[in-house]
Context: one part of a larger RNA
RNA sequence: CUGGGCGUAAAGCGCACGUAGGCGGAUUGCUAAGUCAGGGGUGAAAUCCCGGGGCUCAACCCCGGAACUGCCUUUGAUACUGACAAUCUCGAGUCCUGGAGAGGUGAGUGGAAUUCCUAGUGUAGAGGUGAAAUUCGUAGAUAUUAGGAAGAACACCAGUGGCGAAGGCGACUCACUGGACAGGUAUUGACGCUGAGGUACGAAAGCGUGGGGAGCGAACAGGAUUAGAUACCCUGGUAGUCCACGCCGUAAACGAUGGGUGCUAGGUGUUGGGUAGCUUGCUAUUCAGUGCCGAAGCUAACGCGUUAAGCACCCCGCCUGGGGAGUACGGUCGCAAGAUUAAAACUC
Numbered sequence: 001c002u003g004g005g006c007g008u009a010a011a012g013c014g015c016a017c018g019u020a021g022g023c024g025g026a027u028u029g030c031u032a033a034g035u036c037a038g039g040g041g042u043g044a045a046a047u048c049c050c051g052g053g054g055c056u057c058a059a060c061c062c063c064g065g066a067a068c069u070g071c072c073u074u075u076g077a078u079a080c081u082g083a084c085a086a087u088c089u090c091g092a093g094u095c096c097u098g099g100a101g102a103g104g105u106g107a108g109u110g111g112a113a114u115u116c117c118u119a120g121u122g123u124a125g126a127g128g129u130g131a132a133a134u135u136c137g138u139a140g141a142u143a144u145u146a147g148g149a150a151g152a153a154c155a156c157c158a159g160u161g162g163c164g165a166a167g168g169c170g171a172c173u174c175a176c177u178g179g180a181c182a183g184g185u186a187u188u189g190a191c192g193c194u195g196a197g198g199u200a201c202g203a204a205a206g207c208g209u210g211g212g213g214a215g216c217g218a219a220c221a222g223g224a225u226u227a228g229a230u231a232c233c234c235u236g237g238u239a240g241u242c243c244a245c246g247c248c249g250u251a252a253a254c255g256a257u258g259g260g261u262g263c264u265a266g267g268u269g270u271u272g273g274g275u276a277g278c279u280u281g282c283u284a285u286u287c288a289g290u291g292c293c294g295a296a297g298c299u300a301a302c303g304c305g306u307u308a309a310g311c312a313c314c315c316c317g318c319c320u321g322g323g324g325a326g327u328a329c330g331g332u333c334g335c336a337a338g339a340u341u342a343a344a345a346c347u348c
Base pairs, nucleotide, nucleotide: 003320004319005318006317007302008301012316014201016199017198021194022193023192025088026087027086028085029084031082033081034080035077036076037075038074039073040072041071042070049065050064051063052062053061054060091191092188093187094186095184096183097182098181103177104176105175106174107173108172109171110154114150115149116148117147118146119145120144121143125136126135162169163168206247207246208245209244210243211242215241216240220236221235222234223233258315259314260313261312262311263310266293267292268291269290270289271288272287273286274285275284276283277282278281297304298303321348322347323346330341331340332339333338
C1' cells in the first nucleotide's frame, strides 16, 4: 500500500463554522474529455514466457513465436460520469402567521440562610466526636430578641422535563440578541453534503493585573486515631472559589457511539405544535424532540434495534501486539505550568 476495522477488545478530533479538495436531485438538447469498439504507428536488442534446436546433460548458446499490460494518432458509439445551454421542484434557503424554552449578554431588584458588628434578656457552660481533645466562654460565650453590614448561592416548583454545536444553562424584572419547531403551498430554483489546512468557542484547576472575600477550603498549624498516620475524624486556616480584563486549551470534554441522506414491524410514556371528531377532555391522526420495551436484522457476547451498533451511499478523523511512551529529540504555541506534533534503541 491492499485489506480489515473504530459502544465495551487498538481506534470517532471536545465542539462548531468554513477554504482547497472529494461527492452530489429531476428533465431535455448539445459536445465527445473520461468510458467503450475498430484501424494505423510506435513500444530497440538482450531479458522473462511458450515451441524447437546445438555443446554427452545442465548452466550456457542459437532460431521462431508470443508478450512488452504503455504512449501517440485516426474512425465510430453515446448508456453512465464530465463540460456547456435551457427548464423543473421533491433537496436547500427566503417570506408570512403562531406558540414553547434554566439559549446568550448587560443592568436592576428580592427573600431564606450563613458569618460578623451593636444593643437587650440571661448564666455556666458551649462546641465537637465512635469516644475525646485542640478550640470558644465569667473581659459574659452557647441560647434567644431587635437593628445593622458583607459576600456568595438561588430551597420548594423540578420532571430519563426544557434550551444550547459542544463546554454548559435554574430566584425575579427589564433591555438587546441567537437558534429550533408547527402551519401556509407565497417565493428563489440544486443555491446542497462533507471538510485536509485554517478560524471561533471550549468544565474545573492553573497563570497575569486590579478589585472582592461571607461560607467553603488545597497548602499549613494543632488535637485525636494508630505500631507508625506526612491520611481518613475534629478545631483553626492561606491561596483559591466571586468580579473585570487578558492568558491557558486540557477532562471518564462519555451516548466511551464523527457528520449527512434514504430505506427497514410495532407497543407504551412524556415535551412543543397542527388537523378531524365529539360527550371539553378524551379518541383518531400528523410533524419535531425526549425515554422505556421490543419484529426483522446485526453483534464475540453484553447488548443495539426508525434517537441503530440494521440495510446502503458520500465525505472527514483515527487504529494496526504489550512495555519503553503519549516519553526523548526537534518544531510550533505559552508569562509559566505545560499543551501539541511525535520516534528509536532495548525488552517480552

Record summary
The part of an RNA shown here (small-subunit ribosomal RNA, central domain) has 348 nucleotides and comes from an uncultured prokaryote. The coordinates come from a structure-prediction model, not an experiment, and the mean pLDDT is 89. Its Rfam family is "Bacterial small subunit ribosomal RNA".